[in-house]
RNA sequence: GUUUCUCUAGCUCAGUCGGUAGAGCAUGAGACUCUUAAUCUCAUGGUUGUGGGUUCGAGUCCCACGUUGGGCA
Numbered sequence: 001g002u003u004u005c006u007c008u009a010g011c012u013c014a015g016u017c018g019g020u021a022g023a024g025c026a027u028g029a030g031a032c033u034c035u036u037a038a039u040c041u042c043a044u045g046g047u048u049g050u051g052g053g054u055u056c057g058a059g060u061c062c063c064a065c066g067u068u069g070g071g072c073a
Stems, first nucleotide, its partner, number of pairs: 001072004007066001010025004019056001027043005049065005
C1' cells in the first nucleotide's frame, strides 16, 4: 500500500426479521455474622467509535473517516 474483521455500561461480552438496550464481573446500600470474608436481596451505571444517508422508526441497512487484530505485497 491492499484486503478482511472488531468497535455497545468502569471491564469481558450478548442483542434473532429494523420497532423504546441486556447479562456476568466490578461499584454502592441492606440482610446475615462477635468482626471480616463468603452468601443472599436491591440499586446505580449507555452520545451503541465519529459524522452523514435511507426509513414513520436504526445497535442492526448504506457511505465516509477513525480504531483493533489478521492475511497478502
RNAcentral holds the sequence, with entries from ENA and Rfam. Predicted 3D model of a 73-nucleotide RNA (transfer RNA) from Rattus norvegicus. Rfam family: tRNA. Its family is annotated with triplet codon-amino acid adaptor activity in the Gene Ontology. NCBI's taxonomy places the organism under Eukaryota, Metazoa, Deuterostomia, Muroidea, Rattus.